[in-house]
Predicted 3D model of an 89-nucleotide RNA (Glycine riboswitch aptamer) from a Halieaceae bacterium. Model confidence (mean pLDDT): 84 of 100. It matches the Rfam family "Glycine riboswitch aptamer". Rfam's curators write: This family represents the bacterial glycine riboswitch. Glycine riboswitches usually consist of two metabolite-binding aptamers domains with similar structures in tandem. The aptamers cooperatively bind glycine to regulate the expression of downstream genes. In Bacillus subtilis, this riboswitch is found upstream of the gcvT operon which controls glycine degradation. Taxonomically the source falls in Halieaceae (Bacteria, Pseudomonadati, Pseudomonadota, Cellvibrionales).

RNA sequence: CCGUUCAGGAAGGAAGAAGUCGGCCUAGUGCCGGUGCCGAAGGAGCAACCGCCCCGGUAAUCUCUCAGGCAAAAGGACCUCCUGCACUU
Repeated sequence: CCGUUCAGGAAGGAAGAAGUCGGCCUAGUGCCGGUGCCGAAGGAGCAACCGCCCCGGUAAUCUCUCAGGCAAAAGGACCUCCUGCACUU
């Protein structure tokens, strides 16, 4: 130098699902309730495998939908790029 984890930044890319019904009022990116849906904020759960083997450890874009979301906007896992500490070398 390259590479790896983590963190931050970019007006970068980024899917899905009712512009649903009713009520309230401060009348709007609003609040509350009902029904139907979505999975890629967050969260929870499990295999192989491993162990000190009655039990425990342990993964996801899988599963569940608590939460969140279902015109647009916002958000958005993940990807790309930039920067930084550390590690490796």